[in-house]
Context: one part of a larger RNA
RNA sequence: UCCAGCGAGUUACUUAUACUGGCAAGGUUAAUGACUUAAGGUCAGGAGCCGAAGGGAAGCCAAGUCUUAAUAGGGCGUUAAGUCAGUGUGAGUAGACCCGAAACCGGGUGACCUAUCCAUGGGCAGGUUGAAGUUACCGUAAAAGGUAAUGGAGGACCGAACCCACGCAUGUUGAAAAAUGCGGGGAUGACCUGUGGAUAGCGGAGAAAUUCCAAUCGAACCCGGAGAUAGCUGGUUCUCCUCGAAAUAGCUUUAGGGCUAGCCUUGAAAUAGUCUAAUGGAGGUAGAGCACUGAAUUGCCUAGGGGGCCUCACAGCCUACCGAAGCAUAUCAAACUCCGAAUGCCAUAUAGAUGUUUUUCAGGAGUCAGACUAUGGGAGAUAAGUUUCAUAGUCAAAAGGGAAAGAGCCCAGACCACCAGCUAAGGUCCCAAAGUGUGCAUUAAGUGGAAAAGGAUGUGAGAUUUCACAGACAACUAGGAUGUUGGCUUAGAAGCAGCCAUGCAUUCAAAGAGUGCGUAAUAGCUCACUAGUCGAGAGAUCUUGCGCCGAAAAUGUCCGGGGCUAAAAUGCACCACCGAAGCUGUGGAAAGCACUUAUUUAGAUAAGUGUUUUGGUAGAGGAGCAUUCUUAACACGACGAAGCUGUACCGUAAGGAGCAGUGGAGAGUUAAGAAGAGAGAAUGCUGGA
Numbered sequence: 001u002c003c004a005g006c007g008a009g010u011u012a013c014u015u016a017u018a019c020u021g022g023c024a025a026g027g028u029u030a031a032u033g034a035c036u037u038a039a040g041g042u043c044a045g046g047a048g049c050c051g052a053a054g055g056g057a058a059g060c061c062a063a064g065u066c067u068u069a070a071u072a073g074g075g076c077g078u079u080a081a082g083u084c085a086g087u088g089u090g091a092g093u094a095g096a097c098c099c100g101a102a103a104c105c106g107g108g109u110g111a112c113c114u115a116u117c118c119a120u121g122g123g124c125a126g127g128u129u130g131a132a133g134u135u136a137c138c139g140u141a142a143a144a145g146g147u148a149a150u151g152g153a154g155g156a157c158c159g160a161a162c163c164c165a166c167g168c169a170u171g172u173u174g175a176a177a178a179a180u181g182c183g184g185g186g187a188u189g190a191c192c193u194g195u196g197g198a199u200a201g202c203g204g205a206g207a208a209a210u211u212c213c214a215a216u217c218g219a220a221c222c223c224g225g226a227g228a229u230a231g232c233u234g235g236u237u238c239u240c241c242u243c244g245a246a247a248u249a250g251c252u253u254u255a256g257g258g259c260u261a262g263c264c265u266u267g268a269a270a271u272a273g274u275c276u277a278a279u280g281g282a283g284g285u286a287g288a289g290c291a292c293u294g295a296a297u298u299g300c301c302u303a304g305g306g307g308g309c310c311u312c313a314c315a316g317c318c319u320a321c322c323g324a325a326g327c328a329u330a331u332c333a334a335a336c337u338c339c340g341a342a343u344g345c346c347a348u349a350u351a352g353a354u355g356u357u358u359u360u361c362a363g364g365a366g367u368c369a370g371a372c373u374a375u376g377g378g379a380g381a382u383a384a385g386u387u388u389c390a391u392a393g394u395c396a397a398a399a400g401g402g403a404a405a406g407a408g409c410c411c412a413g414a415c416c417a418c419c420a421g422c423u424a425a426g427g428u429c430c431c432a433a434a435g436u437g438u439g440c441a442u443u444a445a446g447u448g449g450a451a452a453a454g455g456a457u458g459u460g461a462g463a464u465u466u467c468a469c470a471g472a473c474a475a476c477u478a479g480g481a482u483g484u485u486g487g488c489u490u491a492g493a494a495g496c497a498g499c500c501a502u503g504c505a506u507u508c509a510a511a512g513a514g515u516g517c518g519u520a521a522u523a524g525c526u527c528a529c530u531a532g533u534c535g536a537g538a539g540a541u542c543u544u545g546c547g548c549c550g551a552a553a554a555u556g557u558c559c560g561g562g563g564c565u566a567a568a569a570u571g572c573a574c575c576a577c578c579g580a581a582g583c584u585g586u587g588g589a590a591a592g593c594a595c596u597u598a599u600u601u602a603g604a605u606a607a608g609u610g611u612u613u614u615g616g617u618a619g620a621g622g623a624g625c626a627u628u629c630u631u632a633a634c635a636c637g638a639c640g641a642a643g644c645u646g647u648a649c650c651g652u653a654a655g656g657a658g659c660a661g662u663g664g665a666g667a668g669u670u671a672a673g674a675a676g677a678g679a680g681a682a683u684g685c686u687g688g689a
Stems, first nucleotide, its partner, number of pairs: 001689006011094013026050003032044004054061002064076004097235002100232001104225006115199009124189001126158003129154001133150006162186003166183005201217001203213003210219001238624006248261005262367002264364007272357001273354005278348004287339001288337002293333003298328003304322002306319004370395010400411003415588004420584003426578003429562003435575001437574006448564001454549002458546010475533005481506003486500003512527001516525002589614011625678001627675008636666001643662005649656002
């Protein structure tokens, strides 16, 4: 990993409700006893329970009663049949759908491992060092002391056995659930060790590490309480049909749990509901505004303040300072409003559409983690695939087509079959179904096929305006002068460092007291301006379409790729086609409702017609299939039961036949009943491969 078998809503009592049945103003027995043909037996047993009357705390009264001073008013009643069983579904009490803790408590078993202690034994090759003491001699008054021997101390030294475990390597499904190899430490000691004994879990022991107490230790192990508890995780077994959610509110030692409501379903009853139009309402949002409350700009005017002048003082004057109020001006506001929509909301003796969508009661739930998109807001950085509300949609619980690929985007809601048709979104050169479609434009950037502020004689369209055959714009030829080197300044300043003036004046076709370059200053070049040559448009501004630059990132290029330029890009218009599980066609199935017919005691059942429908998680409801056993009837089997193998048959499914082979003794159909009643998942259990 696979295969086979086993493996999870059960049972008892109580209770609610629905249905079925018995009896009915009644219904019913329990314990127990008797009988018996022993069977979902019969009879006895009325103790008890429920109902038939309620109200009041009660006395008590009673179709009424209580409150009360009340006869008023009000509350609860009167005006609906129950009860006993059975079945279904919930609830309660029990382990209560199954498996799963870590733990808690009780009683026992352990010190053959290991810790410490007690008793009694055992062990430590060899080598070294040489303490005290002693002896001899020297020494001294005697000592002290010295020298040499002797001696053999030590948690002394080196190093085997023995004990330990410091380093590295190997080993790591090992040779080994802690070892091996090479080195290392202690090795007469707080040493090592045999045997016997002691200490026990709310405990012992501990040269102390939460260390050890049998490969187990922040409290051993075994059995029991015990199926502890688990608001947690996992799992929960056949089929089809009808409907079909929620991820919200309130409360919660509550936030991943619960309760009630909301939303779903089933039954019964009732008769409303929704949408559109019209009409009538309430309101203070968007917008707008500044009339209030605040914020905030500039100017004028001005009370007051600061500063200066003046004064003995009071005064007075000035002020490019600050500035209330006022006036004018231009603004801002969720907690501003003189104003003020669209929607939405409420209503209706109206009209139309829809048709049970609505409401009540009763049974059963699930849901309380939501996600994204669009729009309106809050928080955040007008960040987030962020967070939090509101309204709508989709997903969740929705498949199909499109967006290359894709929960939440666009189109569209899959009952089944079809080698039929029409369309939606989106597409029609090839990959790849359908136009290399038509007409008119634009784009040259592969823009299309990622991006801003900003920049630019890109190019198309429109508008306004200036100059121009009395000759414009551009180019070329010629001129561009005089007073004068204007005045000042300056070393110099002559159009051209700087300052002042600039309507300077003259001659002119025209020429600035000078546009730029240049010189130390002049000079020189040039421009404005003018004439000529030439001969028809030239310039400026604004709006707008499509492009350009701005544009640097890590595997490989922003069309899905090939590839595309009067397009296969973009804009406008038009025609055709493709394109889905949409719609249509043909055939079939099922469900609801209505009607008709038949059967029928009421319910109901069957058939037909019409019409509507048939995606679906949690979940509610309905109808069935299969397995084992029991009862009854029927029918089968050695002329071959069950089981197994094969198979092209039947049924909407679970499933069911027939035939052949194998097998060798039991098994089925129908009608009921009862369940150890359906496996693919639980790191499921057992066995096997």
Model confidence (mean pLDDT): 84 of 100. The part of an RNA shown here (large-subunit ribosomal RNA, domain II) has 689 nucleotides and comes from Petrocella sp. FN5. Its Rfam family is "Bacterial large subunit ribosomal RNA". Rfam links the family to the GO terms structural constituent of ribosome and ribosome.